[in-house]
RNA sequence: AACGACAAAGGCAAACCAUGAGCAAUCAUGGGGCGCAAAGUAAAGGAUCUUUAUAUUUUUUCCUGCAAAUGCAAGAAAAAAGAAAGACAGCCUUACUGCCGAAG
Numbered sequence: 001a002a003c004g005a006c007a008a009a010g011g012c013a014a015a016c017c018a019u020g021a022g023c024a025a026u027c028a029u030g031g032g033g034c035g036c037a038a039a040g041u042a043a044a045g046g047a048u049c050u051u052u053a054u055a056u057u058u059u060u061u062c063c064u065g066c067a068a069a070u071g072c073a074a075g076a077a078a079a080a081a082g083a084a085a086g087a088c089a090g091c092c093u094u095a096c097u098g099c100c101g102a103a104g
Base pairs, nucleotide, nucleotide: 003101004100011036012035016031017030018029019028020027021026034090040096041095042094044093045092046091048087049086050085051084052083056081057080058079059078060077061076062075064073065072066071
């Protein structure tokens, strides 16, 4: 030290349950304990999730109308995409900080 032990001293706390907050994702407190050597802090990048949204755009299909026809328009279904605002630090990266000290 960028390493991490069936070590010591301590620490944190998933699911779930109760109460409360929020449209929601989720959060707070208490119980609980799956796990964690940064499971300490910070939403800067990515991922994921929520809301706006039974929305918008695009594509495909169906259906109705119009048209000589390529097509055009209304409606329905499916798939995809993008935006804003949020959530998440126990998904990854990043930044800052920190306890202990065997082996190597």
A computed fold for a 104-nucleotide RNA from a Planctomycetota bacterium, annotated as c-di-GMP-I-GGC riboswitch aptamer. Its mean pLDDT, the model's own confidence on a scale to 100, is 83. It was read from a public genome assembly, where an Rfam model found it.